[in-house]
Context: one part of a larger RNA
This record gives sequence, C1' cells and structure tokens, in this order.
RNA sequence: CGUAGGAGAAUUGCGAGAAUCUGUCUUUAGUACGAGAGGACCGAGAUGGACGAACCUCUGGUGAUACUGUUGUCUUGCCAAGGGCAUAGCAGGGUAGCUACGUUCGGUUGUGAUAACCGCUGAAAGCAUCUAAGCGGGAAGCCAUGCUCAAGAUGAGUUCUCCCAAAUCGUCAAGAUUGUAAGAGUCCCUGUAGACUACGGGGUUGAUAGGUUAGAUGUGUAAGCGCAGUAAUGUGUUAAGCAAACUAAUACUAAUAACUCGAGG
Repeated sequence: CGUAGGAGAAUUGCGAGAAUCUGUCUUUAGUACGAGAGGACCGAGAUGGACGAACCUCUGGUGAUACUGUUGUCUUGCCAAGGGCAUAGCAGGGUAGCUACGUUCGGUUGUGAUAACCGCUGAAAGCAUCUAAGCGGGAAGCCAUGCUCAAGAUGAGUUCUCCCAAAUCGUCAAGAUUGUAAGAGUCCCUGUAGACUACGGGGUUGAUAGGUUAGAUGUGUAAGCGCAGUAAUGUGUUAAGCAAACUAAUACUAAUAACUCGAGG
C1' cells in the first nucleotide's frame, strides 16, 4: 500500500514444511517342513539403539550478583572484628536461570490410488492368452491421516462483536479538508519475550517493576559476652547469623500528566 467504511477478536485451509529409521527377546512353536541335523511364514506381546521435540520433578553440570573456610601482604591508630589486592587469590558445597549425562513424549492409521509382480473373464487368432474392451490383488514408496506455518490464497475467504454515519469546501457527482467515535499508538513500569524492532503483562478503577514483611531455599552455629584452658582453641547463648535471580502479601517508591492517529460507495 492492497484486501471498496473504520476497528477488535475467533477461524477455514489453497498451499508449504518437518518427520517417516530399526534391532533383540518372548509367544505362536520345537508347531508346519524335514530321514535327521535343523527349523519357519502369518499373527500377538515386551524391551532397546540411533534420531527428534519439549521440559527441569528427580540425577548431575554451571551458577564471576548469595554463604563459608583459608594463605601471603597492605590497611581501617592498636586488640578483636573487618576491607583491598593476589587468575574469581585458592578451596568447599550452592538458589533461580541455562543445561545433559537427566525426565517425558514421538515416528500412528487407512475396504485410498498404484509399481514390479500375481490373477479373473476374454477375443483379435473356433485353440491358447492377466489385455486389446472389462474386473481384482499387490510395497518401507505415492496420497490422505498425525505435527508446524499458512488469506499478499491480488482467487486477498468466513463468523461474531463494536463505532456510527458529524462539520466545511466542491462543477453538490467523483472527491478534498477538519474535528471526532470504536479502537490504536506515542510515552512510562516491565517480562521466563528480545540484537533493534516485534511479542506478552501492567499503567492509580493499579500488585507491572523496585522496596518492605513473611516464607521457601542456600550456607552452616555470626558478632558480642560468659565459661574451661598458660595458650592455640573448645564450649554456651545458637540450627545462629547472613543471603542472588524463587513464592506470597503489602501502594512505601516509580508507572504522573499530556499528546497523536483514526470511519462511507
């Protein structure tokens, strides 16, 4: 810009794409077959491999914003307690998130049309012949079914709901302009969304983010003081203190205010 008014939702599916894999075991059955040795088709069930998708309950990894231990040195006047630097100084475990080595799921179905091939009826050619007319069977392949996208499918589809059809100009026809409606946007608080944009949530008629409070969870018993010990240290107060991304509550802070666009044959 189009989709012959302007919007908000929900859809159909022309068409396009991804996927399409396979082993072993049990049973049928030591049956059919075979002198024996051996040993099935068809059908039923179980369990794997590789591949793919989603997810983080479990098991692990990471987790430079949370916790703890500890070495050297400098420093807060000193002790104690802390801070800086040394690869994040080193080390230990670790929430959210992200992940695989983890978990769950997927490769289904069809009296569709067929290939090779197997047939029925059957002439040309008194026979024969699956073929010439006609009618069947038949594959991991094709088509549909299952999954994803999809009306710019210009062939621009369908359904529901909302707004109403104002003013001015005009050769009162086509049309043009203005201000609005429903609605949309700018802007702001933001997200498990994201390069930007887009998409989602929210904007005081508010829990959108931060803060606060409570909890979860992590770390692992803080400081100070008391006691024991010459002391290092141990122990009680104390499952303490501290705490990131998690959960909930709570308007304390910030989402104020304002503006723009936007309808008729």
Model confidence (mean pLDDT): 85 of 100. This is a predicted structure of a 265-nucleotide part of an RNA (large-subunit ribosomal RNA, domain VI) from an uncultured Desulfovibrionaceae bacterium.